[in-house]
RNA sequence: CUCUUAUCCUGAGUAGGCGGAGGGACAGGCCCGAAGAAGCCCAGCAACCAUCAUUCUAAUGCCAUGAAUGAAAAGGUGCUAACCUGCAAGGCAUAUGCCUUGAACGAUAAGAG
Numbered sequence: 001c002u003c004u005u006a007u008c009c010u011g012a013g014u015a016g017g018c019g020g021a022g023g024g025a026c027a028g029g030c031c032c033g034a035a036g037a038a039g040c041c042c043a044g045c046a047a048c049c050a051u052c053a054u055u056c057u058a059a060u061g062c063c064a065u066g067a068a069u070g071a072a073a074a075g076g077u078g079c080u081a082a083c084c085u086g087c088a089a090g091g092c093a094u095a096u097g098c099c100u101u102g103a104a105c106g107a108u109a110a111g112a113g
Base pairs, nucleotide, nucleotide: 001113002112003111004110005109006108007107008106013042016041017040018039022032023031024030026086027085028084029083043080044079045078048076049075051071052070053069054068055067056066087102088101089100090099091098092097
C1' cells in the first nucleotide's frame, strides 16, 4: 500500500506543561484558533487485540479449537470542539427546501498478501 471482517451510538483536557499558526480526512459550506492551532509530554475515555472467569462446543470424565457473556485496565493500538452537503431511491412541500433509507468516501481494530 491492497484485500477481508467488525464497529463508527456513548464517553473523555470549561485556564495541565512545552510549543508557536494553523486546524476540523477530501471538495464546497460553515466553524474552531494570540482568551493560543498543529505537534510532543502528561492526564483522561473507551474496551478492538492481548489477559482472566463462567457457559456452550463436550458424549461418563478430561481436553484442543471456536463462540457467547462478564470482569479488569498493567500491556499493543485508538480516541478526547460541534456540524451540513457530495451518489442513488422514496416521502412532503414545490421558492428548490425539509425528512427517511441505502451506497460511496473516510476513520479505527484484527487478520491475510